[in-house]
RNA sequence: GUGCCCAUAGUUCAGUGGUAGAACGUCGGUUUGUGGUACCGAAGGUCGAGGGUUCGAUACCCUCUGGGCACCCA
Numbered sequence: 001g002u003g004c005c006c007a008u009a010g011u012u013c014a015g016u017g018g019u020a021g022a023a024c025g026u027c028g029g030u031u032u033g034u035g036g037u038a039c040c041g042a043a044g045g046u047c048g049a050g051g052g053u054u055c056g057a058u059a060c061c062c063u064c065u066g067g068g069c070a071c072c073c074a
Base pairs, nucleotide, nucleotide: 001071002070003069004068005067006066007065010024011023012022013021018055026042027041028040029039030038048064049063050062051061052060
């Protein structure tokens, strides 16, 4: 330099155009002599950034940023 992949909740990840989810974690409650386990509930997200397409974008297109892999040159 060229190509490809990844970026979504505190963490690990789903979500292939129609109101953003799970598990774990956190907080509260029930249970327990206390704790754990179990059960119930809650909070938590500018979907990396900017633009475009569309009635509508986390998703499709372009650019950028960060991370990873392969190849090429020296």